[in-house]
c-di-GMP-I riboswitch aptamer from a Clostridia bacterium, 82 nucleotides, folded computationally. NCBI's taxonomy places the organism under Bacteria, Bacillati, Bacillota, Clostridia. Model confidence (mean pLDDT): 90 of 100. It was read from a public genome assembly, where an Rfam model found it.
RNA sequence: ACUACGAAAGGGCAAAGCCGUCGAAAGGCGGGGACGCAAAGCCAAGGGCCUAAACUUGACAGUAUGGCAGCCGGUUACCGAA
Repeated sequence: ACUACGAAAGGGCAAAGCCGUCGAAAGGCGGGGACGCAAAGCCAAGGGCCUAAACUUGACAGUAUGGCAGCCGGUUACCGAA
């Protein structure tokens, strides 16, 4: 120095529920709040999952062009004990 790994230190992020707001919904954003997280940084063009305004349909239902990265995956990165 690199790869794996995750002790310490410094710091970082923020689940649920609540309030506000945007949205048809899923969900997003802001506030506040901490269940947890060593990538809980970034990527939705791989798999998976959620939703169905619109479209198709007599109806049931189907479909992402809408979402989820805190499901897997890809990618970049701080610190340095064993």